Context: one part of a larger RNA
RNA sequence: GAUUGAACGCUGGCGGCAUGCUUAACACAUGCAAGUCGAACGGAAACAGGCAAAGCUUGCUUUGCGCUGUCGAGUGGCGGACGGGUGAGUAAUACAUAGGAAUUUGCCUAGUAGUGGGGGACAACCUGGUGAAAACCAGGCUAAUACCGCAUAAGCCCUACGGGGGAAAGCGGGGGACCUUCCUUCGGGCCUCGCACCAUAAGAUGAGCCUAUGUCAGAUUAGCUAGUUGGUAGGGUAAAGGCCUCCCAAGGCGACGAUCUGUAGCUGGUUUGAGAGAAUGCCCAGCCACACUGGGACUGAGACACGGCCCAGACUCCUACGGGAGGCAGCAGUGAGGAAUAUUGCCCAAUGGGGGCAACCCUGAUGCAGCAAUGCCGCGUGUGUGAAGAAGGCCCUCGGGUCGUAAACUCCUGUCAGGUGGAACGAAAAGGCCGAGUUGAAUAGGCUCGGCUCCUGACGGUACCACCAGAGGAAGCCCCGGCUAACUCCGUGCCAGCAGCCGCGGUAAAACGGGGGGGGCAAGCGUUAUUC
Numbered sequence: 001g002a003u004u005g006a007a008c009g010c011u012g013g014c015g016g017c018a019u020g021c022u023u024a025a026c027a028c029a030u031g032c033a034a035g036u037c038g039a040a041c042g043g044a045a046a047c048a049g050g051c052a053a054a055g056c057u058u059g060c061u062u063u064g065c066g067c068u069g070u071c072g073a074g075u076g077g078c079g080g081a082c083g084g085g086u087g088a089g090u091a092a093u094a095c096a097u098a099g100g101a102a103u104u105u106g107c108c109u110a111g112u113a114g115u116g117g118g119g120g121a122c123a124a125c126c127u128g129g130u131g132a133a134a135a136c137c138a139g140g141c142u143a144a145u146a147c148c149g150c151a152u153a154a155g156c157c158c159u160a161c162g163g164g165g166g167a168a169a170g171c172g173g174g175g176g177a178c179c180u181u182c183c184u185u186c187g188g189g190c191c192u193c194g195c196a197c198c199a200u201a202a203g204a205u206g207a208g209c210c211u212a213u214g215u216c217a218g219a220u221u222a223g224c225u226a227g228u229u230g231g232u233a234g235g236g237u238a239a240a241g242g243c244c245u246c247c248c249a250a251g252g253c254g255a256c257g258a259u260c261u262g263u264a265g266c267u268g269g270u271u272u273g274a275g276a277g278a279a280u281g282c283c284c285a286g287c288c289a290c291a292c293u294g295g296g297a298c299u300g301a302g303a304c305a306c307g308g309c310c311c312a313g314a315c316u317c318c319u320a321c322g323g324g325a326g327g328c329a330g331c332a333g334u335g336a337g338g339a340a341u342a343u344u345g346c347c348c349a350a351u352g353g354g355g356g357c358a359a360c361c362c363u364g365a366u367g368c369a370g371c372a373a374u375g376c377c378g379c380g381u382g383u384g385u386g387a388a389g390a391a392g393g394c395c396c397u398c399g400g401g402u403c404g405u406a407a408a409c410u411c412c413u414g415u416c417a418g419g420u421g422g423a424a425c426g427a428a429a430a431g432g433c434c435g436a437g438u439u440g441a442a443u444a445g446g447c448u449c450g451g452c453u454c455c456u457g458a459c460g461g462u463a464c465c466a467c468c469a470g471a472g473g474a475a476g477c478c479c480c481g482g483c484u485a486a487c488u489c490c491g492u493g494c495c496a497g498c499a500g501c502c503g504c505g506g507u508a509a510a511a512c513g514g515g516g517g518g519g520g521c522a523a524g525c526g527u528u529a530u531u532c
């Protein structure tokens, strides 16, 4: 000199963009942070409508009917493995770079082959019971895209090559002819479209595994190792492998630093520096690890799962003392710790995510707003003129000098703040109507394209624009002995004090304290701390 996720002291006008618990991975009140689908299913607790009945105060009440819009609880599907947080652990099961082979991959894309025919349950519900509660038990009824057989098998799996094994689910929209029930209606077969379902092979994406090289300090840590190192066989896994087991061999690592100890998430980057390098890893992005502490598996394409389960432990809470409930390192917020770090805000309008055919619902992700000079950047606190060089302050050799064109006076301007009025972009999709194309038997329906139309904004009456008024509302901090830009007077008298280093102060102190003057930076300025 540069730098900071800074703090402290004094001061403080506005805006834009960023950033904001570095400490206790300490404990947490309260609210919210993951739901959705009725176009899978049986249904109907609530609300609204309709229909029917009853009562009457004749427009209300009650009851019934899932008929319609819808929908609590339940079965079922998908999602809760993403998104969000934190850095405790980890010195290598990590990360970075470059390779590899023995794997898997829900949703997505484009193929191939299918989706036939049956069955028995369990919730909800009803009945009964236990319990303070949490919750649980018994009996009975029932549906499905829940569950289980049968059939079929192009491809698939196993095989001793003879053979053997293994699948599925429907739902919704529309419909001219044809068929069906005695006629009609309703409905169905049937046709068609869409979304689903099953098997298999490929792609894409994601994930798992292996190898090499690199990745802090200590030798006042020198030897370490028994599943240890390798092999046969077997088990296990999606998959190679001592990953695991029996047996066999006696190996493997190490001064090119093994082992042990300490410290630490790694990287792209960031800071500094001419570079080499050194330090660092906050925000953003990639990877990893963790979710009160320790252990475990279940489900699933994917977890050994932050807002899932089980066990143990510590802690907190409820209890009828028998037993139960909980996990903010999600967003706010509280206490504690600390030099120190924000609102218990608004909205799903946009972007993105989950579910859904869709409408839509959910989303403390995100978008915004609030607080903080925490940082960076920009702007302002006025401009011109003005010598009687005013008054006043300070100094003085008493002549004067200086503050100083500074002020006043006068001529102007109107940024920002203030007031009044106007006023966006961010919004395009989706929806509706019309037309064309495509699928189709079809002028239904679906899909694609074009035109027209309509609706949707948290921010926010915000940005921005116009007008109004008036210099009016807006400057401080540090320093002045040398380093180092900037000097005098008074007070003090080795006292009081200053100080980064050298050093000042003991009666004329440019070094202490105050005044005047000056220098530097400026909505900041200094100090402390950090790194180069």
Base pairs, nucleotide, nucleotide: 001532002531004529006528007527008526009525010524013379014378015377016376017375018374019372020371021337026335027334028333030332031331032330035078036077037076040075041074043071044070047069048068049067050065051064052063053062054061055060056059085290086289087288094215095214096213097212098211099210100209103207104206108203109202111200112199114197116150118148119147125140126139127138128137129136130135156165157164158163170195171194172193173192174191175190178189179188216262217261218260223253224252225251228250229249230248231247233245234244235243265287266286267285268284269280270279271278272277292313293312294311295310296309315326316325317324318323343369345368346367351365352363353362354361355360382412384410392403393402394401395400416473418468419467420466421465422464426459431453432452433451434450435449436448437447438446439445476521477520478519479518480517481502482501483500487516488515489514490513491512497504498503